[in-house]
RNA sequence: AGCGCGGUAGAGCAGUGGUUAGCUCACGAGGCUCAUAUCCUCGAGGUCGACGGUUCGAGUCCGUCCUGCGCUA
Repeated sequence: AGCGCGGUAGAGCAGUGGUUAGCUCACGAGGCUCAUAUCCUCGAGGUCGACGGUUCGAGUCCGUCCUGCGCUA
């Protein structure tokens, strides 16, 4: 320098252009228990890497850039 795959909640990951972006763990509260753990219920937590574009509508499609990993030179 070129190419490929990633970037979505504290962590790990889903997500056919169309409902309020979900799941597990973690965290908080309540229930259960003599008590703790397990278990059950509820909650908080996201401006979907950045900026533009296409579209009635973008996490999703397109462009540039940033960043992580890998391959080639």
Model confidence (mean pLDDT): 84 of 100. This is a predicted structure of a 73-nucleotide RNA (transfer RNA) from Anaerolineaceae bacterium 4572_5.2. Rfam family: tRNA. By type it is a transfer RNA. Rfam describes the family as follows. Transfer RNA (tRNA) molecules are approximately 80 nucleotides in length.